[in-house]
């Protein structure tokens, strides 16, 4: 310098044009004499950033910024 992948709750990951979702955390409540543990119900998100296409964009396209990995 170019080539590929990736960038979503506080962590880890789905969603591949039509209301953003698990699962652990994290708060509250019920069970239990208490804890472990189980159940419920709830905060929690400018989808890395700008900008184009479309009635409609985490999703498609440029374009940049970061992470991985490959070639030089």
């Nucleotide at each position: 310098g170019g080539g590929c992948u990736c960038g979503u709750a506080g962590u880890u990951c789905a969603g591949c044009g039509g209301u953003a979702g698990a699962a652990u955390g994290c708060g509250c409540g019920c069970a239990u004499g208490g804890c472990a543990u189980g159940c419920g119900c709830g905060a929690g998100g400018u989808c890395g950033c700008g900008g184009g296409u479309u009635c409609a964009a985490a999703u498609c396209c440029c374009g940049u910024c970061g992470a991985g990995u490959c070639c030089a």

Model confidence (mean pLDDT): 84 of 100. Transfer RNA from a Microcaldota archaeon, 72 nucleotides, folded computationally. Its Rfam family is "tRNA". It is annotated as a transfer RNA. From the family's description: Transfer RNA (tRNA) molecules are approximately 80 nucleotides in length. RNAcentral holds the sequence, with entries from ENA.